[in-house]
RNA sequence: GAGUUUGAUCAUGGCUCAGAUUGAACGCUGGCGGCAGGCCUAACACAUGCAAGUCGAGCGAGAAAGUACUUCGGUACGAGUAAAGCGGCGGACGGGUGAGUAACGCGUAGGAAUCUACCUGGUAGUGGGGGACAACAUGUGGAAACGCAUGCUAAUACCGCAUACGACCUAAGGGUGAAAGUGGGGGACCUUCGGGCCUCACGCUAUCGGAUGAGCCUGCGUAAGAUUAGCUAGUUGGUGAGGUAAGAGCUCACCAAGGCGACGAUCUUUAGCUGGUCUGAGAGGAUGAUCAGCCACACUGGGACUGAGACACGGCCCAGACUCCUACGGGAGGCAGCAGUGGGGAAUAUUGCGCAAUGGAGGAAACUCUGACGCAGCCAUGCCGCGUGUGUGAAGAAGGCCUUAGGGUUGUAAAGCACUUUCAAUUGGGAAGAAAGGUUGUACGUUAAUAGCGUGCAGCUGUGACAUUACCUUUAGAAGAAGCACCGGCUAACUCCGUGCCAGCAGCCGCGGUAAUACGGAGGGUGCGAGCGUUAAUCGGAAUUACUGGGCGUAAAGCGCGCGUAGGCGGUUUGUUAAGUCGGAUGUGAAAGCCCUGGGCUCAACCUGGGAACUGCAUUCGAUACUGGCAAACUAGAGUGCGAGAGAGGGAGGUAGAAUUCCAUGUGUAGCGGUGAAAUGCGUAGAUAUUAGAAAGAACACCGGCGGCGAAAGCGCUCUACUGGACCAUUACUGACACUCAGAGGCGAAAGCUAGGGGAGCAAAAGGGAUUAGAUACCCCUGUAGUCCUAGCCGUAAACGAUGGAUACUAGAUGUUGCGCAAUUUGUGCAGUAUCUUAGCUAACGCGUUAAGUAUCCCGCCUGGGGAGUACGCUCGCAAGGGUGAAACUCAAAGGAAUUGACGGGGGCCCGCACAAGCGGUGGAGCAUGUGGUUUAAUUCGAUGCAACGCGAAGAACCUUACCAGGGCUUGACAUACUACAAAUCUUUUCGAAACGAAAGAGUGCCUUCGGGAAUGUAGAUACAGGUGGUGCAUGGCUGCCGUCAGCUCGUGUCGUGAGAUGUUGGGUUAAGUCCCGCAACGAGCGCAACCCUCAUUUUUAGUUGCCAGUUUAUUGGGAUUUCUAGAGAGACUGCCGGUGACAAACCGGAGGAAGGUGAGGAUGACGUCAAGUCAGCAUGCCCCUUAUGCCCUGGGCCACACACGUGCUACAAUGGCGAAGACAAAGAGUCGCAAACCUGCGAAGGCUAGCUAACCUCGUAAACUUCGUCUAAGUUCGGAUUGCAGGCUGCAACUCGCCUGCAUGAAGUUGGAAUCGCUAGUAAUCGCUGGUCAGCUAUACAGCGGUGAAUUCGUUCCCGGGCCUUGUACACACCGCCCGUCACACCAUGGGAGCUGGUCAUACCCAAUAUCGUUAGCCUAACCAUUCGGAGGGCGGCGCUUAAGGUAGGGCUAGUGACUGGGGUGAAGUCGUAACAAGGUAACC
Repeated sequence: GAGUUUGAUCAUGGCUCAGAUUGAACGCUGGCGGCAGGCCUAACACAUGCAAGUCGAGCGAGAAAGUACUUCGGUACGAGUAAAGCGGCGGACGGGUGAGUAACGCGUAGGAAUCUACCUGGUAGUGGGGGACAACAUGUGGAAACGCAUGCUAAUACCGCAUACGACCUAAGGGUGAAAGUGGGGGACCUUCGGGCCUCACGCUAUCGGAUGAGCCUGCGUAAGAUUAGCUAGUUGGUGAGGUAAGAGCUCACCAAGGCGACGAUCUUUAGCUGGUCUGAGAGGAUGAUCAGCCACACUGGGACUGAGACACGGCCCAGACUCCUACGGGAGGCAGCAGUGGGGAAUAUUGCGCAAUGGAGGAAACUCUGACGCAGCCAUGCCGCGUGUGUGAAGAAGGCCUUAGGGUUGUAAAGCACUUUCAAUUGGGAAGAAAGGUUGUACGUUAAUAGCGUGCAGCUGUGACAUUACCUUUAGAAGAAGCACCGGCUAACUCCGUGCCAGCAGCCGCGGUAAUACGGAGGGUGCGAGCGUUAAUCGGAAUUACUGGGCGUAAAGCGCGCGUAGGCGGUUUGUUAAGUCGGAUGUGAAAGCCCUGGGCUCAACCUGGGAACUGCAUUCGAUACUGGCAAACUAGAGUGCGAGAGAGGGAGGUAGAAUUCCAUGUGUAGCGGUGAAAUGCGUAGAUAUUAGAAAGAACACCGGCGGCGAAAGCGCUCUACUGGACCAUUACUGACACUCAGAGGCGAAAGCUAGGGGAGCAAAAGGGAUUAGAUACCCCUGUAGUCCUAGCCGUAAACGAUGGAUACUAGAUGUUGCGCAAUUUGUGCAGUAUCUUAGCUAACGCGUUAAGUAUCCCGCCUGGGGAGUACGCUCGCAAGGGUGAAACUCAAAGGAAUUGACGGGGGCCCGCACAAGCGGUGGAGCAUGUGGUUUAAUUCGAUGCAACGCGAAGAACCUUACCAGGGCUUGACAUACUACAAAUCUUUUCGAAACGAAAGAGUGCCUUCGGGAAUGUAGAUACAGGUGGUGCAUGGCUGCCGUCAGCUCGUGUCGUGAGAUGUUGGGUUAAGUCCCGCAACGAGCGCAACCCUCAUUUUUAGUUGCCAGUUUAUUGGGAUUUCUAGAGAGACUGCCGGUGACAAACCGGAGGAAGGUGAGGAUGACGUCAAGUCAGCAUGCCCCUUAUGCCCUGGGCCACACACGUGCUACAAUGGCGAAGACAAAGAGUCGCAAACCUGCGAAGGCUAGCUAACCUCGUAAACUUCGUCUAAGUUCGGAUUGCAGGCUGCAACUCGCCUGCAUGAAGUUGGAAUCGCUAGUAAUCGCUGGUCAGCUAUACAGCGGUGAAUUCGUUCCCGGGCCUUGUACACACCGCCCGUCACACCAUGGGAGCUGGUCAUACCCAAUAUCGUUAGCCUAACCAUUCGGAGGGCGGCGCUUAAGGUAGGGCUAGUGACUGGGGUGAAGUCGUAACAAGGUAACC
C1' cells in the first nucleotide's frame, strides 16, 4: 500500500496478501564452473580403523629377517637399529558438543591479596657423597587381565651433607632452604686410556624483573511468571584459629541478631553468553549454524592424585546403568575427536589422499607424530558467473487451437540459406603454490685456535597430497545442454472443451447446483530461469503495545466516591555546589564482519591492504542557563483569624396535622368490590355508605422551582441544642506548608444475611379467579418474608455527565441561586446552576470558560468477537456471593456514528365502492363450465394468493391433437443442392381398418437460338430436413399486477470527509409534484392535464339507397323546411357577478347556457417491482433425439367420477305464471353467404325461387311494457332437472360424444350457516337483440347494442389498499425480516472427579563405598641420626568428621490417565415455544 464487516458511507478493529531472509525440507525438472555450507531431532547406543607422542645428545640392557665371508665353530654388516623398561618434556594445547547454568556465567569498565612450565633480561652458583627400584634372570599363580617371591643393575630417577648474592621465617638475638649432567672440538700438561683439563653448546639450582597465561573481587548491563510475597541459622557481622598460590564464613569455636525483599527477594519455567546474523527509514524486533572470544561438559553421580597448570574427552579410584569376554573364580569398555554403523527424524556427506604448505608436541638437529590442517569425494543447500546458438528468412507452409466461417493466432517461430564455436568432448603443451633442509665456499662473532659452533651472503643439490590442476592450444560439428509456477480480484497474464454444490480448488474474499476466464484437460499468454513452486520459520508491512509513534462521552477502555503513605511532580529572588546536563582530552571499545577506498583471481561471488565506524564505559579538565542538593529571603499558590447572610448537609431528642387500616358504637339495607368483560373475594351472623370516638404504624400534600446542600451514595412536616463544609466582604498573620496518589484505611442505593423489636399500607414467594392452544405471565382477589427501628455484616448497580483529579489560557448571548458594590436604568464584581452559540476539536453524533478546545503534572484503564468476568489457585464473607482472573477451542468478523430505503399491533395529513349508508348477488338446490383430486393404455400441455380456476380455447365427433394402443415409412409429410430416368396427370380393378402396396389402362404437354430450359414425379447418394423434446432461472417480443396511483429523475449551483442531502421539504390549494406564496437554490425531462375518438347543442354544405308532401294496386316522380346521414365549423374558458382567502392560487354561491367547474365515456399506463406469465402463438442461444423424442394412418382419449373449490345459468314464484291482443330500438352480419314471398309439416324443418356484394334485399316478429282474461299460496297452471318414445338438421361418420323439435315424464328447490362479491346515475337492477369462432355444436361463455330505470353517501373511529411528512429499528432476500433458550443427534476441546501412574524439589532419619584431612594402643619399614639398643620419618591396618549412590517417612510442585459428571463450541433444511429488535404487541436494560 491492497483485499475483507455495509444496500451504500465514514471511522474503529481484527484477519489476510504483496517484500527480504534461512544450516532448511518436500514436489517437478536438471548443462558447466568458482566460492562457501552440510545431524537444528536421541548430551541415543556404538562394530572397525585412525585422532599424542617424542627424546639414545639423560640411563642400563639390547634382538631378528636378510646379505657377505667362513676354518662351518662362527665372524662382520644389518645396528647400538627395532621392540620393551627407568627417566625428561608433552598428554591442562589442538579437536568436539551445548546437557547443565538466570550465575560475577557472559559483556563492559575497573580493582588488589596471587601463581605462572616452556620463552626473555639481570645476579649468583653448578662442590662432595649415599641407598635403592624397573628392565633383566630364576621360580611361581591365573582362562585372561594381571601378578607374586628371590636375586642383579644404571641415570639429568631418589636422598642426605657442604656452600647461600638474592629469597623465606623471626620474639630482630637469630634461624631455614639448592643443584645434574650430556654432547662437539682441542694446542700444551696429566691419565687407571674411560678421561681429567681448556673451550663452546645444550642443560641444572637459587633469586629479582619482563612477557604470556591463569585464579580472585567489584559497579553497571544481561529472560518470563505476583494465579510465586515473604526468604534466610553458616544465615549477616565480629573475635580467634585453621586453610589456600591468593582476599573471604572458604572451614571451625565463641559472641551478637542480623542480612535480603514491591527499584520484585524466594520459588517455578525457559535458556550457554558475546562479537555478530536476519529484518527494519530508523528506533526497535527476532536470533546466537558456519568464523572468532569466553564459559560449561566428556556414559551418569561422587572423589582426589600427579603436575607450573586438571579435580583431567582418548589418566586414576569408588558407586550406578548398559554392553562385551570368561575356564563362573574374575575381568574389560566409554566417538559431544575424524571417517563410519544402527536408531530417531521431513532432513544433513567419504570407514578418501597427504603431512607438500600453515600451525602444534618432542628433539641440538636430521627427523618422528599430528583425522589440527591442506586437499580431493558426495549434495543445485546457498551466493556468483557462463552456456543451451547468431543473422537472414512470408508461400505468413503444415499441424494445433479459436472462429462471427471471412479469418485470427501459434509466428520469423519452424523449415530453408549464410555464419560462429564460449562450455562440454578431443589433441598437445603447461605455471604459481617451495621457503626451508643438505652440502660446498666465503665474511663476521666466540675462542688459545685457521678446529667446532652461531649468524649473513653466494654456488650446487633438492622436497607437491591436490594433479590427467589452473591456463594455453589442436580437431569436428549447431553439433551434447530448459524447465517450473501462475493467468477471478488483490496480481503481470484468456479462450475452448469436459464436469454439473459432484469431482475438486482455496493465502483472504470466495468459486462449483448445464453456457465455470476460479475445478480437470487443451491452445494461447505472463513471470522467473538451472532452477521453479509448496511447506515451515523470523522481521517487515502492523502507528496492531505507539520511546520515536496510539487511545479511553457513544467503537475495547475513567476505579462508585473521599482521605492519605511511599513514589512522581512542584511558585518568586539571591548565593553556593557541580549530581543530572553540555564541551575538550586520554584510555578502552580483540580480530573477523558491515560501510568507504585501493589491489588480486578474464568479471562477479570470493580473497586481501588501508581508512572510517563501533552511537558504549571509565578517568580527567572545564562550563553553569535549566533541573537537583545546601543556605538565606519573598507573597501572587495554600492555609489561619475577625464580620455577615444562604442551605431537604450530618447525627440526636421531642412534637403536629391529613390520609389508610383495624377496633368498639349509632343510622341504614342489599348489595359491595373489581374488570376489556368477568369471576374468585366481602355481605341478611347486617357489608359497602355515613356519624362521632379510640388505637397503631409508616410517610410527610400545597410551598416545590432543570431551586438548594453534600465527595459520592444521597438529603424534604415542624421545634430544640450539638456539629461538618462552601460562598461573599474587609483586611491582619504563617511563608510553598502545594498537586496527584500504587498499596493501606474510610464512606458507599436497593436487595440480601444475623440477633432483638415493630408491622398500618404496599408487597417477592404462595393460593385462588380470569385470559389463552397452553399461561408456572401480563389483569383481578387474597397474602408471607421484606419494607420501619436498634446493633452488626455484605460492598455491589446503566453506583451515568456511560466524561478521573489539579492548575493556567481562549468570543459572546439568555435565564436562575447566594453574597456584595453602585444606584436613573437593560449597570457591575465574585461563587454556583442551566440553555444556545464563535473559534477550535470530533468518525460522526455532538462538546464548546461547568470543554470532548489549547497546554502541563499525577493516577487508573484498553489492545478483534465468542469461550468468559467463566475455570483453577489465592483471598474476603455466616451465607448469598465479592475481588483477582486465564487457556484449549472456534469465527472473519463483532462493534460505533451517520445515510437511503423497507417495515411498525409509532404519530400526523390525505385519497379510493376501503368502511359506513343503500340496492342486488355468491355461499344452500338442479344444471352448465373450469380447476384440484382420483381413475385410466391415455385421460396431452400450460396457467396456481390478490394478479390461476366460462383462463390459452373467438367454439376437442374425424381433423384439430400435441396424448394412448395398433399398423406402416426412413434424405423422410416440408426446404435447398447433385446425378439418372420419366411429361405432369387422370381412370379402373384388387389386399387392407386405413396408411401403404400390387396390377391394368389413358395421356406425350409448354418455351426454345434445337444445345437445352422451366414446372412436376420416381430412384440413388450425401450435406441435411424434422422435433408442441428440455431450459420463461440463458433470451427477444408481448402481457399481467402495484396503478390512471402521482409520482420518478437529471444538469448546474450549494451543503456534507463521505454515502448522500437540497431542488421534490414548508404555508395554502387541487382529481393531480395541479397551481400560488415562501425558501440555496435555479432550471429541465419522463409522468398529470391538454392535443385524439365517441356521445350531448347548434350553424353551414351535401342529398341516395335515407326522410317527407302529392299521386297510386304497384311502378314512378317533386322538394330540401324538419328527421337522418357525414364533411367542415361554433360552443365551456372559473370568461362574468357576489362572498371567503394573504391584494395569491383557489374554493363556495349565482347568472346566462344544450352542457359548469375534468360535461359523460374511451384510447392513452412514468422510473421501476414481482428471476410474475409465456420456448405450446412467433422468433431464438445452448442441450438432447435422428430406422426416432421425426413422419403417415385407423381406432380411442382430451367428455372418465366416491369427492372438494371457483365462475355462471335457471329457479324457488302473484312486482308472478299461462293465454289472447297491441306498441316502441340500437348496433351488426350476409355470395362456399343472408334468404323474402309462396307451398308442405303441430314443430324442428323441407321444397321451390325473387332480391341483395347491401342507408336499396335478407337475417328480422325485439323483449320487458300496455290492455283483457285466468290461476289464489299449493312443491302449485311455480320450477324445470332427469328419463322414455317419435322426429329434424349438419356432416365420410352423431355409439363413446352434437344441436334442435314434438309428445310424455316432472327431481331438488319455499330466498340459503360461517363467510363473502359488485355497484355512486342513465349507474345498479331488469329486458331482449347482434356478432366473432363455426360444416354443425356443448354459447347459460365472451365481445358489443339498445329498452325500462332506482336507492344511498351522516361521515373517516374502524377493516383493506395507496400517497406525503415525521419517528424508532439489531430489517436490506428488506416483517413471509431478524432472532433467543431448553430438549434430541453427531463431533471437538475443556473443568470437577473415588482414585491410579510417572517426573521433579526440598526436609528428616537409616546405611555408607572411595577419598582428602585428623587421629592411632597393632603390623611393616632402604637412604638421615645413632651410644647400633633404637630414634626420626614413612607405609599398611584401625578409628573419627564430611560425603556419592541406596533405603525409609511425611510433604510441596508438576505431567499423564480415570467410571461418572458440569457447562462450552461447532454442525443447510429436527422438537417446543416466541424472550429481544417497531410502543416487538406487558418499553427495554443494570
Predicted 3D model of a 1486-nucleotide RNA (small-subunit ribosomal RNA) from an uncultured marine bacterium.